Molecule: Fluoride riboswitch aptamer (crcB RNA motif)
Organism: Hephaestia caeni
RNA sequence: CAUUGCACGGGCAAUGGAAUCUGCCUGGCCGAAAUGCCAAACCGCUCGGACUUGGACCCGCCGGGCUGAUGACUCCUACCGACGU
Numbered sequence: 001c002a003u004u005g006c007a008c009g010g011g012c013a014a015u016g017g018a019a020u021c022u023g024c025c026u027g028g029c030c031g032a033a034a035u036g037c038c039a040a041a042c043c044g045c046u047c048g049g050a051c052u053u054g055g056a057c058c059c060g061c062c063g064g065g066c067u068g069a070u071g072a073c074u075c076c077u078a079c080c081g082a083c084g085u
Stems, first nucleotide, its partner, number of pairs: 009026005016076003020072002027038003044066006
């Protein structure tokens, strides 16, 4: 100096909040420092079409359809439906 692992801390897991648990990311820049900026994890499913290409797939785009306030679980809040008072 580089890589890997562990501990602590931080961030993330398709709509809000909390506890517990699980998984994922955890690098860089300016600066004396605080701070600020960038990156990573993350940004649902399905059908059709256009596009792309020598021919295709994937990503992305366009149009249609579908599920859910959970990553999991238990609550709170908001929304929707049914029944009762």